Predicted 3D model of a 167-nucleotide RNA (Lysine riboswitch aptamer) from a marine sediment metagenome. RNAcentral holds the sequence, with entries from MGnify. The model forms 100% of the base pairs in the Rfam consensus. It matches the Rfam family "Lysine riboswitch aptamer". Rfam describes the family as follows. Riboswitches are metabolite binding domains within certain messenger RNAs that serve as precision sensors for their corresponding targets. Allosteric rearrangement of mRNA structure is mediated by ligand binding, and this results in modulation of gene expression. This family includes riboswitches that sense lysine in a number of genes involved in lysine metabolism, including lysC.
RNA sequence: GAUAGAGGUGCAUCAUUUAAGAGUACAAUAGUGGAGCUAAGCAGCAUUGAAGCUAUUGGAAAGGAAAUGUUGCCGAAAUGUACAACUGAUUGCUUUAAGGUUGUAUGUUGGGUCUGAGCAGAAUAUGUUCAGGACUGUCACAAAGUUUUACUUUGUGGAGAGCUAUU
Numbered sequence: 001g002a003u004a005g006a007g008g009u010g011c012a013u014c015a016u017u018u019a020a021g022a023g024u025a026c027a028a029u030a031g032u033g034g035a036g037c038u039a040a041g042c043a044g045c046a047u048u049g050a051a052g053c054u055a056u057u058g059g060a061a062a063g064g065a066a067a068u069g070u071u072g073c074c075g076a077a078a079u080g081u082a083c084a085a086c087u088g089a090u091u092g093c094u095u096u097a098a099g100g101u102u103g104u105a106u107g108u109u110g111g112g113u114c115u116g117a118g119c120a121g122a123a124u125a126u127g128u129u130c131a132g133g134a135c136u137g138u139c140a141c142a143a144a145g146u147u148u149u150a151c152u153u154u155g156u157g158g159a160g161a162g163c164u165a166u167u
Stems, first nucleotide, its partner, number of pairs: 001167005008074001010073003014069005026058007036045002039095005077109011110136002113133008138158009
């Protein structure tokens, strides 16, 4: 270098279902209101009544999550930053914002878990970063033990660019 493999409440894709989002956005009707309605421009609508507010009736979706199954896997994958493309404003068109998706480059993280703080999030869900705790896999070193050259236990330390097997 190549091939195969292990970690365990392990990782992700896809499908179905569920909760949440939310009785929210929005729509219709009635009342009120009284000049506007867009993020911006143009068109369009509006005193034959705009926006807003109240009531009644109807009533979503996205991103995020969980369960079960499926498929692919063990840098699985997640996430930060930069750049590019696509998407993205409910009268229309154009341009763009927050946000979202994908790709490329680069940084971080062995794994899940608990606590605290920050950030994302509608969130008390969940994710992530940092700090700390115990656990777990792995290797190195030290000590002890034993059926003594291998294994067990204890302690300390390292990081997946690691570890094990074969070649």